[in-house]
Context: one part of a larger RNA
């Protein structure tokens, strides 16, 4: 000097990003217990008191024929100690806000959370001889030895109050008159092939040259022709989107109001300097002697907003933020003790 453990005057968070760490609290009995609330909770809320030993009295229950033994609740008096849950084990508490309803799950070995899941909600697919969906080259299998109160997929995420406008684009669903349109197929034209067969010409002959059918096939053109697309509707708890510029009221300011341009439609209810606000330590208030944090308001929302849900909310949380009580070596400011190391001598 370090590690681990312990004690400490006065003060008591002044420490620090932050009460991190360490204290405090703690068991059982009695009294008592707020806001809020989904009436279950909150709650061990909070906050108080008691606890050992002896004697006496009262009392519950059990065993026993009885004598008696064991045991429960309570009362009175007395005794000792600094201390009676005498050791050990054994909640610190409260207020306010955010997020997530909750119990649960997760990055085995730096993240346990506000992330995932969840019950509930909603949309969509699926009518079963092989569902839809999925695995497999297939056979086959899962779904399911199930059958729409079932199964798959997407989004949201208890319960409460709600969930506005836009179908122009994209997607999906429905429709099918017209337009466009593939292979196939039919017909026509033109090549190839199909000639050992037939015909024509030449040749004395052998033979040579040319033409010709079906079929098959290359090219061109026309006819016929499905879905799809174009087209017509619908659909947002489908992907998504939800403006600007001027003027105007009898102080000023502001603009319920008016005009105008554009759009598919121009953001409704709510909430709002937010876990979203750049400017920003916005402004006002509360709390402090002093507050970039916190809480309550305001609203010109850089760039909130309604199932990528909006807003509130009891309970819950090793979550995040702010405040207080209690308590303390976190600190003022360090000291000492124990053990084990380091260091020095050997």
């Nucleotide at each position: 000097c370090g590690a681990u453990g312990g004690u400490u005057c006065a003060g008591g968070a002044a420490u620090u990003c932050g009460g991190c760490a360490a204290u405090u609290u703690a068991a059982c009995c009695c009294c008592g217990u707020a806001a809020c609330u989904u009436c279950g909770g909150g709650a061990a809320a909070a906050g108080g008191g008691g606890u050992c030993c002896c004697u006496c009295c009262u009392u519950c229950g059990c065993c026993g024929c009885a004598a008696g033994g064991c045991u429960u609740c309570g009362g009175a008096g007395g005794g000792c100690g600094c201390a009676g849950u005498g050791a050990a084990a054994u909640g610190g508490c409260u207020c306010a806000a955010g997020c997530g309803a909750c119990u649960g799950u997760u990055u085995a070995a730096c993240a346990a959370a506000a992330a995932c899941a969840c019950a509930g909600g909603u949309c969509u697919c699926u009518g079963c001889u092989u569902a839809a969906a999925c695995c497999g080259u297939a056979a086959g299998g899962u779904g399911a030895a199930g059958u729409a109160u079932a199964g798959g997929g997407g989004c949201u995420g208890a319960g409460g109050c709600c969930u506005g406008c836009c179908c122009a684009g994209u997607g999906c669903c429905c429709g099918u008159a017209g337009g466009u349109u593939a292979a196939a197929u039919u017909c026509g034209c033109u090549g190839g092939u199909g000639a050992a067969a037939u015909c024509g010409c030449c040749g004395c002959a052998a033979g040579g040259c040319g033409a010709u059918a079906a079929g098959c096939u290359g090219g061109c053109g026309a006819g016929c022709u499905a879905a799809g697309c174009c087209c017509g509707g619908g659909u947002g708890a489908a992907c998504g989107g939800c403006a600007g510029c001027a003027g105007u009221a009898a102080c000023u300011a502001u603009a319920a109001c008016u005009g105008u341009u554009c759009u598919a439609a121009g953001g409704u209810a709510g909430c709002g300097u937010a876990g979203u606000c750049c400017c920003u330590u916005g402004u006002c208030g509360u709390g402090u002697a002093a507050g970039u944090u916190a809480c309550g308001a305001c609203c010109c929302g850089c760039a909130u907003g309604a199932a990528a849900g909006g807003c509130g909310u009891c309970a819950c949380g090793a979550c995040u933020u702010g405040a207080g009580c209690a308590c303390u070596g976190u600190c003022u400011u360090a000291a000492c003790c124990a053990u084990c190391g380091g260091c020095c001598c050997g």